[in-house]
Molecule: glmS glucosamine-6-phosphate activated ribozyme aptamer
Organism: Sediminibacillus halophilus
């Protein structure tokens, strides 16, 4: 140094790399007057391989699990995981005759649990980072890291209006 074992820390555009792209070195071939410029292939080593927003009641299952920005060369491809999705359980909201409580049913949700649909683009509401530009550090190089500056989303939340949405019990109670 490598390997094995144990412990600690660390995450969700998160982690990893054997395909591919790119770089370097070596070898072979083409080209060539020549070992030119250059091109192709192989081997070895390296490098690249998701920019943020958003997202967690519990259990089980499942895999192509939301949104836009950037580029138009790979944010390609592959493996694993994951707050998604489905089912059940628990919990919440709305729904019958003023209100209240309970049971069943239906729909929508997850403790911020505000019923569904439509309209108003109503609100001085919330909302990026990479990219780009400049500067610096490391590396033969491909590339990597840091700092500064300028921006720009999807969407979300709230408000208002209208329409729609079950049965019973407490209770001949009030």
């Nucleotide at each position: 140094a490598a390997g094995u074992u144990a412990a600690u820390a660390a995450a969700a555009g998160c982690g990893c790399c054997u395909g591919g792209g790119c770089u370097a070195u070596u070898u072979u071939c083409c080209g060539c007057a020549c070992g030119g410029a250059g091109g192709a292939a192989a081997a070895u080593a390296g490098u690249u391989g998701a920019c943020g927003a958003g997202g967690a009641g519990g259990a089980g299952g499942u895999u192509u699990a939301u949104c836009g920005a950037g580029c138009a060369g790979u944010u390609c491809g592959g493996c694993g995981g994951a707050u998604g999705c489905c089912u059940c359980c628990c919990g919440g909201u709305u729904g019958c005759a003023c209100a209240c409580a309970u049971c069943u049913c239906a729909a929508c949700c997850g403790u911020c649990a505000u019923g569904u649909u439509u309209u108003u683009g109503c609100u001085u509401c919330c909302g990026a980072a990479a990219c780009c530009a400049a500067a610096g550090a490391g590396g033969c190089g491909a590339c990597u890291c840091u700092u500064u500056g300028u921006a720009c989303a999807a969407g979300g939340a709230g408000a208002a209006a209208a329409a729609c949405a079950a049965g019973a019990u407490g209770a001949u109670a009030c």